[in-house]
RNA sequence: ACUUCAUAUUCAGCGCCAUGCACCUGUCUGAUCGUGAAACGGGCUGAAAUCCGUAGGCAGGUUAACGAGGUGAAAGGUGAUCGAAAUAUUCGGCGGAUGCCUUUCCGUACAGCCUUGGUACGUUAUGCGGGGACAAAUAUGCGGGUAACUGCAAAACAAAUCCUCUGCAACAAGGCCU
Numbered sequence: 001a002c003u004u005c006a007u008a009u010u011c012a013g014c015g016c017c018a019u020g021c022a023c024c025u026g027u028c029u030g031a032u033c034g035u036g037a038a039a040c041g042g043g044c045u046g047a048a049a050u051c052c053g054u055a056g057g058c059a060g061g062u063u064a065a066c067g068a069g070g071u072g073a074a075a076g077g078u079g080a081u082c083g084a085a086a087u088a089u090u091c092g093g094c095g096g097a098u099g100c101c102u103u104u105c106c107g108u109a110c111a112g113c114c115u116u117g118g119u120a121c122g123u124u125a126u127g128c129g130g131g132g133a134c135a136a137a138u139a140u141g142c143g144g145g146u147a148a149c150u151g152c153a154a155a156a157c158a159a160a161u162c163c164u165c166u167g168c169a170a171c172a173a174g175g176c177c178u
Stems, first nucleotide, its partner, number of pairs: 014095004020091001022062008039054004066083003072105007106122005112176006126169007140153005
């Protein structure tokens, strides 16, 4: 470099953890005096061992966003919508990011077509109000791990955007065709 096979991936609440907090496991406890006593406390005991708890050190490890929704192109700024769960943590940190604001360009709509301008929007391409519909985690079950924890399966239960139903609102000038 080529060929073959296998595995993984379909990702923007996304990836990661330099060891910060928290949690788990293992291990250790300066010198002297004291022997009713050796980290501290308790318990057993002949006993400084073994057992339990706590504190600190060391080593290794665990957790660290649950889904819904979201990208015309470029630049700059900011550092991001919605609910669910939890009540220490979804905290903290690093990186990223489809959000928002400004500018330029491209495109769509503004009910015949074209041009210019304006407004709103982004290929499902107008705004506002009201109704409707739409998750996963947790829990549970089956596994893995000494443990913290974790993999898989599958029921129920949201909100916002979009969607859907509905109401209201939504262009000026010039040209062309009729």

The RNA shown here (glmS glucosamine-6-phosphate activated ribozyme aptamer) has 178 nucleotides and comes from Cuneatibacter caecimuris. Its Rfam family is "glmS glucosamine-6-phosphate activated ribozyme aptamer". Rfam classes the family as a riboswitch. Its family is annotated with catalytic activity and regulation of gene expression in the Gene Ontology. On this family, see Jansen et al., Nat Struct Mol Biol 2006: "Backbone and nucleobase contacts to glucosamine-6-phosphate in the glmS ribozyme". RNAcentral holds the sequence, with entries from Rfam.